[in-house]
RNA sequence: GAGUCGGACCGGUGGCCGCGGCGUCGCCUGACGGCGUCGAGGAAAGUCGGGGCUCCAUAGGGCAAGGGUGCUGGCGAGAGCCAGGACGAGGUGACUUGUCGAUCAGGGCAACAGAGAGCAGACCGCCGAUGGCGGGUCACCGGCUUCGGUCGGCGACUCGCACAGGUGAGGGUGAAACGGUGCGGUAAGAGCGCACCAGCGUCGGGGGCGACCCCGGCGGCUCGGCAACCUCCACCCGGAGCAAGGCCAAGCGUGGGAGGACCUGCCCGGUCGAUCUCCCCAGGUAGGCCGCACAGAUGGAUGGCCACCCAGGCGGCGCCCCCGGGCACCGCCGGACAGAACCCCGCUUACAAGCCGGCUC
Repeated sequence: GAGUCGGACCGGUGGCCGCGGCGUCGCCUGACGGCGUCGAGGAAAGUCGGGGCUCCAUAGGGCAAGGGUGCUGGCGAGAGCCAGGACGAGGUGACUUGUCGAUCAGGGCAACAGAGAGCAGACCGCCGAUGGCGGGUCACCGGCUUCGGUCGGCGACUCGCACAGGUGAGGGUGAAACGGUGCGGUAAGAGCGCACCAGCGUCGGGGGCGACCCCGGCGGCUCGGCAACCUCCACCCGGAGCAAGGCCAAGCGUGGGAGGACCUGCCCGGUCGAUCUCCCCAGGUAGGCCGCACAGAUGGAUGGCCACCCAGGCGGCGCCCCCGGGCACCGCCGGACAGAACCCCGCUUACAAGCCGGCUC
C1' cells in the first nucleotide's frame, strides 16, 4: 500500500418554507389561522422463535392423518449461535461461499439428441481369428485321353469379399454411455493379464466425545443421477391474528309486537287475521368510537432549500523533501443500509467512507 474478519458509529449548528398529532387562543366558525409542544431505526426490514392482548377449538391420555426439522459436539424454551467434519466453488493468501439422515427396505423418473438411458448398447469405424463364398499354387486320389493334358474330389498354404459374426479401444450424441495411464496380449479388441493411480468392499492398527481422519494388507470387486418423487428412520407441532376483537348505530329492506275481529259489555286470557300505520322492539349493514401508546393511522405526517463546519473523493496552482508522497489555498462532487402501523423481548438479514483491533499478501 492492497485486502480480509470482528467491533463501535450512523454527521452537527443556524435560518427560511412545509407536513402530522395534541393543547390553547382568535374570528371571517372551517379541510381556517396564530402560538406552544411532540414527531423513525440500529436495524423501523424479514415476519423466523417466544410473550402480552383477542376470538375459535379442545378441556385428561393415546393412535392415525397432516405439517415442520434433519452432518457432528456444545449452549439455548425456541428461532438460532459457537466450534468442528465431508464434498464442491472463488481467491497467491488471510478468508468467503454452496450442499448435508437413508438409494442392498421397496417402488418410481430421466425431456431433447443419440445406434444404445437402466439393462446396457453395433450408427460410423476396426477386425473378420472361426464359419461361408470366390480365386491361385502344391501334394494325393479317381475318371477320360490324341499321352501334351483335362475334369472332379480331398488336404495344406495363400489371396480376395465383408455374408454370418466378433469388438464397448477410436469417432459421434448427451447432464449422464459401466474407471485412468502404460506395457503385454489379440484377427481386432477388452481388467483379458500385469504395474502404478483413483474408487468400492473387507480385515487389522492408530487418533478423535463424535461427525470423521491417518497408515498398512487383501479382493479385478469397478457405472452412476434424482429422496425439492413416493417412501423409510429420528425428533417436534392446537388454530387464527388489531382487517384480532368489543361497544354505539342510520337509510332501505327483514322479522316480531301493538292497533283490528270473535269468545265478551270491560280487564286478564285464548283463537283468527288480507292490507295499512307521523307507533314500539330486535338482529344485522353503512358509519363512528374503543382496542391505541409522551410519534401514531386515516391508504398512511416525520420533508425540502440555503449557509457554515465535520468526515471523504477528484482536479488546479504553490511550497517542502529521501521523487513518491506530505502540507496550505481554491473549485467541484459528496454522507451508506433503509423508513414505524397493536405492543415487548430474542434471532436473522442489509449497511458507503473514515475510526479501533486481529490476520493475510

Predicted 3D model of a 361-nucleotide RNA (Bacterial RNase P class A) from a soil metagenome. RNAcentral holds the sequence, with entries from MGnify. Rfam family: Bacterial RNase P class A. By type it is a ribozyme.